Context: one part of a larger RNA
RNA sequence: CCAUGUCGAAGGAACUCGGCAAAAUGGCCCCGUAACUUCGGGAGAAGGUGUGCUCUCCUAUGAAUUAGGAAAGCGGCACAUACCAGGGGGUAGCGACUGUUUAUUAAAAACACAGGACUCUGCUAAGUGGUAACACAAUGUAUAGAGUCUGACACCUGCCCGGUGCUGGAAGGUUGGAAGGAGAAGUGUGAUUAGCUUUGAAUGGAAGCCCCAGUAAACGGCGGCAGUAACUCUAACUGUCCUAAGGUAGCGAAAUUCCUUGUCGCAUAAGUAGCGACCUGCACGAAUGGUGUAACGACUACCCCGCUGUCUCCGACAUGGACUCG
Numbered sequence: 001c002c003a004u005g006u007c008g009a010a011g012g013a014a015c016u017c018g019g020c021a022a023a024a025u026g027g028c029c030c031c032g033u034a035a036c037u038u039c040g041g042g043a044g045a046a047g048g049u050g051u052g053c054u055c056u057c058c059u060a061u062g063a064a065u066u067a068g069g070a071a072a073g074c075g076g077c078a079c080a081u082a083c084c085a086g087g088g089g090g091u092a093g094c095g096a097c098u099g100u101u102u103a104u105u106a107a108a109a110a111c112a113c114a115g116g117a118c119u120c121u122g123c124u125a126a127g128u129g130g131u132a133a134c135a136c137a138a139u140g141u142a143u144a145g146a147g148u149c150u151g152a153c154a155c156c157u158g159c160c161c162g163g164u165g166c167u168g169g170a171a172g173g174u175u176g177g178a179a180g181g182a183g184a185a186g187u188g189u190g191a192u193u194a195g196c197u198u199u200g201a202a203u204g205g206a207a208g209c210c211c212c213a214g215u216a217a218a219c220g221g222c223g224g225c226a227g228u229a230a231c232u233c234u235a236a237c238u239g240u241c242c243u244a245a246g247g248u249a250g251c252g253a254a255a256u257u258c259c260u261u262g263u264c265g266c267a268u269a270a271g272u273a274g275c276g277a278c279c280u281g282c283a284c285g286a287a288u289g290g291u292g293u294a295a296c297g298a299c300u301a302c303c304c305c306g307c308u309g310u311c312u313c314c315g316a317c318a319u320g321g322a323c324u325c326g
Base pairs, nucleotide, nucleotide: 001321002320003319004318005317006316007315008314010312011311014310019307027051028050030048031047036041038152052074053073054072056070057069058068059067060066075079087305088304089303090302091301092300093299094297095296099111100110115150116149117148118147119146120145121144127136128135129134153292154291155290156289158222159221160220163219164218165215166214167213168212169211172210173209174208179203183199184198185197186196187195223241224240225239226238227237250284251281262278263277264276265275266274
């Protein structure tokens, strides 16, 4: 010096990305227990006494044991005497929850989930595997099965069908082959033919596409420029251009905010962090769900109490290495 431990004056997170690590708490009995809440919880909330041993008595039982209770006394620095054995509280984000996941750098806010919605499917079902036979779906039958999205619960889920998709549409347009055969050319003949060969226009005509509608919990989308109120500012209001329609409720410097350490407040001596507001949303927004939410979380961020060698600032000791000699 390294590993693993033990102890430490005064201070007590000043360490650090971050209390990482360590310390602290810890059992049982009794008292006591807030906001909030889906009334179940939160809750072991928090917080605070007691706890060893000896002897006597009481209660429960027919008795013993055992359990509970009362009084007196005794010892130790220390009595849940070792080991074992919760630190706690507040606020916010995300995800409702229990669960699942990258065997070997990621356990999470990712996946799943109960619940919600849409679409398809009438049974020889749709869907899937297979060239097929056939099989699964299912020895099921729309309260069933399949696919897609969302993700408990509460309050809700606005406008747009122009584009793309899907669904519907006895008309019209376009469009395939078969069929059809107007004509044309060649051959044929002395010539015109007939015949033969080749070519071939109308006609005909399904799905699809065009076209016409519907449909957004389908893919998706949800404006600009001017002027205007008797201080100023702002613009309920007006004009105009464009659009399929111009973002409603709610939320908002946010896991989304570039400028930005925005501005104000709280907290600190001091706060690019945190929380509460404001709204100027570069570039939130309603099942690609919006906003809340008790409980829950080896999740993430901030604060407080306790505690400590994390630190100020290091020291001592123990064991095993390294190291030196052999």